[in-house]
Context: one part of a larger RNA
This record gives sequence, structure tokens and C1' cells, in this order.
RNA sequence: UGUAGGAGGCUUGAGAGGGUCUGUCCGAAGUACGAGAGGAGCCGGAUGGACGGACCGCUAGUGCACGAGUUGUCGCGCCUGCGGCAUCGCUCGGUAGCUAUGUCCGGUUUGGAUAAGCGCUGAAAGCAUCUAAGCGCGAAGCCAGCCUCAAAACUAGGCCUCCCACUGGGCUAACCAGGUAAGACCCCAGCGAGAUCAGCUGGUUGAUAGGCGGCAUGUGUAAGCGGUGUGAGCCGCUCAGCAGAGCCGUACUAACGGUCGAGGG
Repeated sequence: UGUAGGAGGCUUGAGAGGGUCUGUCCGAAGUACGAGAGGAGCCGGAUGGACGGACCGCUAGUGCACGAGUUGUCGCGCCUGCGGCAUCGCUCGGUAGCUAUGUCCGGUUUGGAUAAGCGCUGAAAGCAUCUAAGCGCGAAGCCAGCCUCAAAACUAGGCCUCCCACUGGGCUAACCAGGUAAGACCCCAGCGAGAUCAGCUGGUUGAUAGGCGGCAUGUGUAAGCGGUGUGAGCCGCUCAGCAGAGCCGUACUAACGGUCGAGGG
């Protein structure tokens, strides 16, 4: 921009893509078969491998804005207590998120048309013949079925709902301009969404982000004071103190302000 007014939502599916794998064991059954040795098919069940999808409750990893310990050095006048730098200084743990090594799930079943092949009926050719007419069965393969995208599928589809016949110009169904409707966009606060864009949530009739409060969770018992020991230190107040992303709440801060958008052949 188109899709024959302008919108919001839900869809159909032409078409396109993905997937399509396989082992072992058990029952059947030491059965059928076979002199024996050996040893099935059909059917039913269990459990794996590789591959793929999703997820983070479990296990495990990361977790440079969380907690603690600790070395050297510098600073806060000094002590104490803190802070900076040294690969995040080093070390031990670790929430959310992201992950696999973790967990769950998938290939199936089924239908249709077939290949080789096996047949029915059956002439040419009084017989015979699966084939010439006709009919049936038959593959991990083909087409559907399963999953995803999908109406620019220009044959531009369908359904539901919403908005409604404003004003001015004009040789008056045209066309031009303006203000609006439903609605949309810009903008703003953001996100389990994301390269950008898009998508999604919210914009005071508000929990969208920050802050704050509580909780979860992580560290592991702060500072200070008291007690005790010659001392390093230990004990008590103290399951303390501190804390990023999580959950619930709370308008304290920031969501200000604009634009577009029908009148129809």
C1' cells in the first nucleotide's frame, strides 16, 4: 500500500515445514518344525540407545550487584570498626535467572492408493493362464493421520462484536479540506518478550517499575557492651546481623504529554 466504510477479537486451511530411527530381554515356548543338534512366526509385555521438544520440583553447574572467612598494602588523624586495590585478590557457600549431567514427554496406533510379490474370475487360444476387460491382497516406502507456520491463498476467505450518515468547499454518488466515533499509534513505566523491530503488561478509575514493609531464601551468630583467659582467643545478649533478581502487600517516587482515525461503489 492492497484486500470495495472504519475498527476489535476469534478462526477456516490452499500451501509450506518438522517428525518418521532402532536394540535387548520376558511371556507365548523349549511349543510349531526337526532323527537330533537346534529352534521360530503371529500376538502380548518390559526396558534401553541415539535423536528431538519442553521444563527447573529433584540432582548438579553458573550465579563479577548476596553472605562469610582471609593475605599484602593504602586510606578514613590514631585504636576499634570500615572502605579501596591486588584475576571477582584468594577461599567457602549461594537466591532468582540461564542451564545439563537432571526431570517429563515424543516416534505409535489407524485409514487410503500402491511396488516387488501372492491371488480371484477370465478369454484371445472349447484346455490352460493373476490380465487382455474386470476384481482382491500386499512394504520401514507414497498420500493422509501427529506437531508448527499460514488469507499478499491478489481466488487477498469466514464468524462475532463495536462505530455511525458531522462541518466547510466543489461543474454535487466524484473529489478536496477540517473536527470527531469505535479504535489505534506516538510517548511514558516496564517485562517471564526481545539484536533492531515486533509481542505482552500497565499509564492515577493505577500495583507497570523503583522505594518501603512482611515473608521466603542465602550466609551463619554482626557491631557494641558484659563476662572470662597472661594471651591468641572463647562465652553471653544472638537461629544474630546483613542480604540481587523471588512471593505478597503498600501510591511514597515515576507512568507527563500528544497525534491519527469512517461518511462509502
Description
The part of an RNA shown here (large-subunit ribosomal RNA, domain VI) has 265 nucleotides and comes from a Chloroflexota bacterium. The prediction has a mean pLDDT of 87. The sequence was found in a public genome assembly.